A computed fold for a 410-nucleotide RNA from a Deinococcales bacterium, annotated as Bacterial RNase P class A. It matches the Rfam family "Bacterial RNase P class A". Rfam links the family to the GO terms tRNA processing, dimeric ribonuclease P complex and ribonuclease P activity. By type it is a ribozyme. Model confidence (mean pLDDT): 76 of 100. The sequence was found by an Rfam model in a public genome assembly. The source organism's lineage runs through Bacteria, Thermotogati, Deinococcota, Deinococci and Deinococcales.

RNA sequence: UCGGAAAGGGGCAUGGUCGCGCUGAUCGCAAGAUUGGUGAGGAAAGUCCGGGCAUCGCAGGGCAAGAUGCCAGCUAACGGCUGGGCGGCGAGCGAACCACAGGGUAGUGACACGACUAUUUUGCAGGCGUGAAGCCGACGGAAAGUGCAACAGAAAAUAAACCGCCUCUCGAGGUAAGGUUGAAACGGUGGUGUAAGAGACCACCAGCACGGUUUGAAAAAAUCGUGGCUCGGCAAACCCCAUCUGAUGCAAGGCUCGAAUGCCACCAAGAGGAAACUCGAGACAUGACCCGUGUCUUACGAGUGGCGAAGACAGCCGCUGGAGGUCAGUGGCGACACUGACUCGAGAUAGAUGACCAUGACGUGCCGUAAGGCAUAGGACAGAACCCGGCUUAAACCCUUUCCAAUCCA
Numbered sequence: 001u002c003g004g005a006a007a008g009g010g011g012c013a014u015g016g017u018c019g020c021g022c023u024g025a026u027c028g029c030a031a032g033a034u035u036g037g038u039g040a041g042g043a044a045a046g047u048c049c050g051g052g053c054a055u056c057g058c059a060g061g062g063c064a065a066g067a068u069g070c071c072a073g074c075u076a077a078c079g080g081c082u083g084g085g086c087g088g089c090g091a092g093c094g095a096a097c098c099a100c101a102g103g104g105u106a107g108u109g110a111c112a113c114g115a116c117u118a119u120u121u122u123g124c125a126g127g128c129g130u131g132a133a134g135c136c137g138a139c140g141g142a143a144a145g146u147g148c149a150a151c152a153g154a155a156a157a158u159a160a161a162c163c164g165c166c167u168c169u170c171g172a173g174g175u176a177a178g179g180u181u182g183a184a185a186c187g188g189u190g191g192u193g194u195a196a197g198a199g200a201c202c203a204c205c206a207g208c209a210c211g212g213u214u215u216g217a218a219a220a221a222a223u224c225g226u227g228g229c230u231c232g233g234c235a236a237a238c239c240c241c242a243u244c245u246g247a248u249g250c251a252a253g254g255c256u257c258g259a260a261u262g263c264c265a266c267c268a269a270g271a272g273g274a275a276a277c278u279c280g281a282g283a284c285a286u287g288a289c290c291c292g293u294g295u296c297u298u299a300c301g302a303g304u305g306g307c308g309a310a311g312a313c314a315g316c317c318g319c320u321g322g323a324g325g326u327c328a329g330u331g332g333c334g335a336c337a338c339u340g341a342c343u344c345g346a347g348a349u350a351g352a353u354g355a356c357c358a359u360g361a362c363g364u365g366c367c368g369u370a371a372g373g374c375a376u377a378g379g380a381c382a383g384a385a386c387c388c389g390g391c392u393u394a395a396a397c398c399c400u401u402u403c404c405a406a407u408c409c410a
Base pairs, nucleotide, nucleotide: 001406003404004403005402006401007400008399009398010397012360013359014358015357016356017355018354020039021038022037023036024035025034026033027032041381045392046391048390049389050388051387052386053249054248055247056246065245066244067243068242069241070084071083072082073081074080085139086137087136088135089134092130093129094128097127098126100123101122102121103120104119105118106117107116108115140240141239145238146237147234148233162179163178164175165174166173167172187205188204189203190202191201192200206230207229208227209226210225211224212223213222214221215220253317254316255315256314262307263306264305265304266303267301270279271278272277280298281297282296283295284294285293286292324343325342326341327340328339329338330337331336363376364375365374366373367372
């Protein structure tokens, strides 16, 4: 310097004017006035997990259903986080082999040129090998059972003989080395042997089973011995195993008050028919959703439906002091824990947290060699609603730090 990664922070600042919500103080009979403090995020989002809290149930167990799934830790807990193991991805590097491109030599063929074979040489990272920092993992069990793998293929796992090879009494028999199909076809290379073959046998290697040794807390890793045992994949298929899980949720729940012309919802879309009625549409009930069925309506009317003394309407609480935050020390690889000090940053209820002005910073555009000047605008994703710990998703721009690899310089 180029490339590849990870973590953290900001996401306007200052001053002024006016306007809102909560709250403290003072004044005021009250309305209210003055003044101090404070006021939407890194995700407030999704509603995906876990809890705190509340009501009901249980107080023992079982069934059903669901969730998780390597080891060890953290945590209130989790499907989260941390560290480790195993598996995969990953930039760069590598020219031994295959493919591709170029050249030389020899041969064959062609004969204006091309093409093929052998050998040699130079490129090239497509295949292949290795694999950093880092990232991902739905990571127990396929020899308990059931099931799935279209098409192709002879045959798809209690799976095989189409071509091929060998033998032959021409009826057939043997074979699984070679070839075909496919994502996947009864281990691989070399040899012995055979009519031809084959783990039939042998050597080496791979896997598997059994048994040891070493390291490690463990998951696991490395290694040794015996065995010819070679019986694949999918459980984000049912299933088996281990562990865990009551239901509902702030529109939970509690309090005050005390209503029978009170409160809430609806006005949709009509069409055919002489009418009854039929179709369609809407609301309610049945049973969480859909279909079906039933009742009512087809609409601004003393309309229809629902709720209300087992408590409607209205108001208050829940509602913000917490598994809280910041800093320091100690322990730990780390997540985090302990100790001490300091601190209190929305609490609305149709829903506040805003608008304007000035200066400046960042961004953008133009001019300029540059320094700089001019103009412009709040500029990405996006607004608390009981609270907290996580996960996931979205995202303009700026800053800081760290790690890995290649090259160059000193």